A computed fold for a 378-nucleotide RNA from a Candidatus Palauibacteraceae bacterium, annotated as Bacterial RNase P class A. Its Rfam family is "Bacterial RNase P class A". By type it is a ribozyme. From the family's description: Ribonuclease P (RNase P) is a ubiquitous endoribonuclease, found in archaea, bacteria and eukarya as well as chloroplasts and mitochondria. The coordinates come from a structure-prediction model, not an experiment, and the mean pLDDT is 79. A source record names the gene rnpB. The RNAcentral record of the sequence draws on ENA.
RNA sequence: GCGGAGGGAGAAGGGGUCGCGGACCGGCCGACUCGUCGGCCCGGUUCGAGGAAAGUCCGGGCUCCGCAGGGCACGGUGCCGGGUAACGCCCGGGCGUCGCGAGACGACGGAAAGUGUCACAGAGAACAGACCGCCGAUGGCGGCUCCGGCCGCACAGGCAAGGGUGAAACGGUGGGGUAAGAGCCCACCGCGCGCGCCGGCGACGGCGGCGGCACGACAAACCCCACCGGAAGCAAGGCCGAGCAGGAGCGAGCGGCGGCCCGCCGCGUUCGAGUUCCGGGUAGGCUGCUAGAGGCGCCGGGUAACCGGUGUCCCAGAGAGAUGACCCCGCGGGCCGAGAGGCCCGUCACAGGACCCGGCUUAUCUCCCUCCGCGGAU
Numbered sequence: 001g002c003g004g005a006g007g008g009a010g011a012a013g014g015g016g017u018c019g020c021g022g023a024c025c026g027g028c029c030g031a032c033u034c035g036u037c038g039g040c041c042c043g044g045u046u047c048g049a050g051g052a053a054a055g056u057c058c059g060g061g062c063u064c065c066g067c068a069g070g071g072c073a074c075g076g077u078g079c080c081g082g083g084u085a086a087c088g089c090c091c092g093g094g095c096g097u098c099g100c101g102a103g104a105c106g107a108c109g110g111a112a113a114g115u116g117u118c119a120c121a122g123a124g125a126a127c128a129g130a131c132c133g134c135c136g137a138u139g140g141c142g143g144c145u146c147c148g149g150c151c152g153c154a155c156a157g158g159c160a161a162g163g164g165u166g167a168a169a170c171g172g173u174g175g176g177g178u179a180a181g182a183g184c185c186c187a188c189c190g191c192g193c194g195c196g197c198c199g200g201c202g203a204c205g206g207c208g209g210c211g212g213c214a215c216g217a218c219a220a221a222c223c224c225c226a227c228c229g230g231a232a233g234c235a236a237g238g239c240c241g242a243g244c245a246g247g248a249g250c251g252a253g254c255g256g257c258g259g260c261c262c263g264c265c266g267c268g269u270u271c272g273a274g275u276u277c278c279g280g281g282u283a284g285g286c287u288g289c290u291a292g293a294g295g296c297g298c299c300g301g302g303u304a305a306c307c308g309g310u311g312u313c314c315c316a317g318a319g320a321g322a323u324g325a326c327c328c329c330g331c332g333g334g335c336c337g338a339g340a341g342g343c344c345c346g347u348c349a350c351a352g353g354a355c356c357c358g359g360c361u362u363a364u365c366u367c368c369c370u371c372c373g374c375g376g377a378u
Base pairs, nucleotide, nucleotide: 001374002373003372004371005370006369007368008367009366010365013329014328015327016326017325018324020048021047022046023045024044025043026042027040028039029038030037031036032035050350054361055360057359058358059357060356061355062233063232065230074229075228076227077226078225079093080092081091082090083089094108095106096105097104098103109224110223114222115221116218117217118216131163132162133159134158135157138156139155140153141152142151143150144149171189172188173187174186175185176184190213191211192210193209195208196207197206198205199204237287238286239285240284246278247277248276249275250274253267254266255265256264257263294313295312296311297310298309299308300307301306330347331346332345333344334343335342336341
């Protein structure tokens, strides 16, 4: 320098003007039970989105309903140890696969409980098989013979080395052996063991022994084993509560024509106007609502995830839902200039809460650190 691997940090700094939302204080107005409530396009102070607020995929808190206990069914998870409120998450480790490597990925319990599947091709696909091929020792047939045998055929039969099919063909290499062959035998390698010893909490590893190899793959197929799981969600749930309708009591008057009297009109006096009370509860209002498994700093424990202690901070809380625009300084880039400096552009990407947390996944901009491989220079 080129190519690659892993991890971390920050989503922008200072100030100002205008605008928007919440809370508090003040002003003005209104109400009455007289110290509270409501309103205003009044003022002031203060606060006002994210690392993913997203997808709603897991796990919890909270709430209501259900539930004696146990089992079945159904769903999920699945190497080991640890972390955690919990998890399918995280950390550390083991094993396997991939990569020259840094590293990455893995539903990674059981196939020696049972059932099932293994397409196409191929002779044969699970305690398999013989198409081509090899042999034909033994038996058969034919020929020759010096009668000891020899040669030929490939009929019976033997074989599984080589070819061929396939994702996969019942270990590999070499030697011996044989008619030809074959773990048939041997050496080495590989493999298996519900065998022993040692190390490790454990997954597992190391060493030894045994076995010629008998034991293919699939459980994100049924299934078996172990563990976990009641259900619905803040439109959860709680409190208050007009109007209309209903019930009970009182009840002869009540209402309108601006106030009063007269008058007129309407509704009523068996069918009940009006009025008081009651329960349920619609519209609506209040609450749940944000101080929390909380953020940051320091100290301690731990390889780490994380935990403990301590100090400090308060950080949206709504109503179909507020964050925007501009200016100056600063910062970054480009151009011009000998320089001082000037001019122009940018200050961005992904994207926005609605009960709250812990994760995962996805989207996206910039910067930094460590490591690996190759090449070059010293």